[in-house]
RNA sequence: AAACAUCUUCAGGGCGAGGUGCAAUUCCUCACCGGCGGUAUAGCCCGCGAGCUGGUAAAUCCAGUUGACUUGGUGCAAUUCCAAGGCCGACAGUGAAAGUCUGGAUGGGAGAAGAUUAUA
Numbered sequence: 001a002a003a004c005a006u007c008u009u010c011a012g013g014g015c016g017a018g019g020u021g022c023a024a025u026u027c028c029u030c031a032c033c034g035g036c037g038g039u040a041u042a043g044c045c046c047g048c049g050a051g052c053u054g055g056u057a058a059a060u061c062c063a064g065u066u067g068a069c070u071u072g073g074u075g076c077a078a079u080u081c082c083a084a085g086g087c088c089g090a091c092a093g094u095g096a097a098a099g100u101c102u103g104g105a106u107g108g109g110a111g112a113a114g115a116u117u118a119u120a
Stems, first nucleotide, its partner, number of pairs: 001119001005116006016030004031100002033089002035048004043087002051065005069085005091103003
């Protein structure tokens, strides 16, 4: 100095107001939120994770699936910044349909930081 090795720690936010109704944080109006890596700073560009489906006795394994952006401006460079207007959001539950409530989850995890070491 340094692993693709070992270990430790960390690693997701948001319903406030009004309306209808016997009943809704689920409907309607306004509101609010945005994991990780890459790249000119990104929920909606590329990729990953979670979730979901199938395989298996089962799985942390394998396969599949997995949402959403435009216009203008600046600039060498931005679907990332600035301005404006849009859009999207797993599964199960519920007296009534959920990105925001409850639950699986004191879970898993992309990955981040640190320690040690092989080794040079």
FMN riboswitch aptamer (RFN element) from Keratinibaculum paraultunense, 120 nucleotides, folded computationally. Its mean pLDDT, the model's own confidence on a scale to 100, is 85.